[in-house]
Context: one part of a larger RNA
């Protein structure tokens, strides 16, 4: 100087407390461990691994296993030779990769030509190739403490020195934020602001959007209009600016006015010096090591989907604030041409057959759901839906291993969950549906969107994490 303390002081955070809803019990989904296996590819392991890499494993993906097969190689540069090869049609063998034929057809560009370039094949060596090892050799990227308020430097001063001072102190703040004081005076990286978005107003613009007034229609449908809504550009607006109190006359704090908004208005992006030899050699790049007729390449089939069990994360329930039937309004974000699909017809349905419009503020996905009315009357039920049987639909070369969906039948556990444990402070929790990415198909996961919409916070003694000062130390 740090680190640590079941030392002290001050302060903060859904850290506790006060509340609301869960997890832990059940079934299923998913990830992991373990076990099994020819293989169940690899990585991630307290917080900070475990619905994680994977925003989508039937083939492919795919890195694993079995078998078949190639050896200058699937890909790159270079040399020599050939000029057709590739591609197209087609026959045979084969699981396919591939191998053996047949046919039409015949190189392209520049140039008179020679030749050069391109393309393809054959041959040759240099070489290619490796998701092989080392993240404890690395770059880059990322997690975490933590959006915590800290981390430093120059000059000066003090100390033999390591170092100290500044950065401590008195107040204050979300903040090393600001004020005052002070052997310090200044400065940098952080904080804040500048950026995006939501909330108010004005203005510009008025179609595909809108409709107050006039006409018109089944319908903003049409004429007309751009007031309003909305869309999307530009501005304004909030600054403790004003008033009162308090404070040290300061910084600030408390209350009030005005205002759409009030003291950082809500949300986002933004992550200092560093810590964990944290994570990643399997995104990529890369040193070293290793393989080179194989640890490389191609293919078929299998596996990653196994199952006595254990754990994490979720979904659905155990019901009446509910189930079922009927009814019928009100969203927002988005997406659409190898697409979204109106409407009609067939089907109980998944869906199929026709078929309009739309490259979309124009057409479509699209029905929002919770809501309201009726019924059921406390039961393993008209709860719950696992499992299983049968029949179908769709995608796709192909649903056996191993897809999703529909219909009929079947109708398991489960009556609110031990010890323990998680999230959340407001348009939040809870609850309800909708969309998108990936994607042929496949979502209870992920990322977004809106609808309905709470309870509680006395307080900081205690648990956890953190900041500042101080003290002890046989620790560095």
């Nucleotide at each position: 100087u740090g680190a640590c303390g079941g030392g002290g002081g001050c302060c903060c955070g859904c850290a506790c407390a006060a509340g609301c809803g869960g997890u832990g019990g059940a079934g299923c989904a998913u990830g992991u461990g373990g076990u099994u296996u020819a293989a169940u590819u690899c990585g991630a392991c307290g917080c900070a691994a475990c619905g994680c890499g994977a925003a989508g494993a039937a083939c492919c993906u795919u890195a694993c296993c079995a078998g078949c097969u190639c050896u200058u190689g699937a890909c790159a540069u270079u040399c020599a030779c050939u000029g057709a090869u590739c591609g197209c049609c087609u026959g045979g063998a084969g699981a396919g990769a591939u191998c053996c034929g047949g046919g039409a057809g015949u190189c392209c560009c520049a140039g008179c030509a020679a030749u050069g370039g391109g393309c393809a094949g054959u041959g040759g060596g240099a070489c290619a190739g490796g998701u092989g090892c080392u993240g404890c050799a690395u770059g880059g990227c990322u997690g975490u403490c933590g959006u915590c308020a800290g981390c430093u430097c120059g000059u000066g001063u003090c100390g033999u020195g390591a170092g100290a001072u500044g950065u401590u102190g008195g107040g204050u703040u979300a903040a090393g934020u600001c004020c005052c004081g002070c052997a310090a005076c200044g400065a940098g990286c952080g904080c804040a602001a500048c950026c995006c978005u939501c909330g108010c107003c004005a203005u510009u613009a008025g179609u595909u959007g809108c409709c107050a007034u006039c006409a018109u229609u089944a319908a903003g449908u049409u004429g007309g209009g751009c007031a309003c809504u909305c869309u999307a550009g530009u501005g304004g607006g909030a600054c403790u600016g004003c008033c009162g109190g308090u404070g040290a006359u300061a910084a600030g704090c408390c209350g009030g006015a005005g205002g759409a908004a009030g003291g950082u208005g809500g949300g986002g992006a933004u992550g200092a010096c560093g810590u964990c030899a944290a994570g990643u050699c399997a995104u990529c790049a890369u040193g070293g090591c290793c393989c080179u007729u194989a640890c490389g390449g191609g293919c078929u089939g299998g596996g990653c989907u196994a199952c006595a069990c254990a754990c994490g994360u979720g979904c659905u329930a155990c019901a009446a604030u509910g189930g079922c039937g009927g009814u019928g309004a009100c969203a927002a974000u988005g997406c659409g041409c190898a697409g979204c699909c109106a409407c009609c017809u067939a089907g109980c349905a998944a869906u199929a057959g026709g078929g309009c419009g739309c490259u979309a503020a124009u057409c479509g996905c699209a029905a929002a759901a919770a809501g309201c009315c009726g019924u059921c009357u406390c039961a393993g039920u008209u709860c719950a839906g696992a499992u299983u049987g049968a029949g179908g639909u769709c995608u796709g070369c192909a649903a056996c291993u191993c897809g999703a969906c529909c219909u009929c039948a079947u109708g398991a556990a489960g009556u609110c969950g031990g010890a323990a444990u998680c999230g959340c402070u407001a348009g939040u929790a809870a609850u309800c549906g909708c969309g998108c990415a990936u994607c042929a198909g496949c979502a209870u996961g992920g990322c977004g969107c809106g609808g309905u919409g709470a309870a509680u916070a006395c307080g900081u003694u205690c648990c956890c994490g953190g900041g500042c000062c101080u003290u002890g130390u046989a620790c560095a």
Small-subunit ribosomal RNA, 3' major domain from Hyphomicrobium sp. TW5, 476 nucleotides, folded computationally. Model confidence (mean pLDDT): 83 of 100. RNAcentral holds the full RNA, with entries from ENA and SILVA.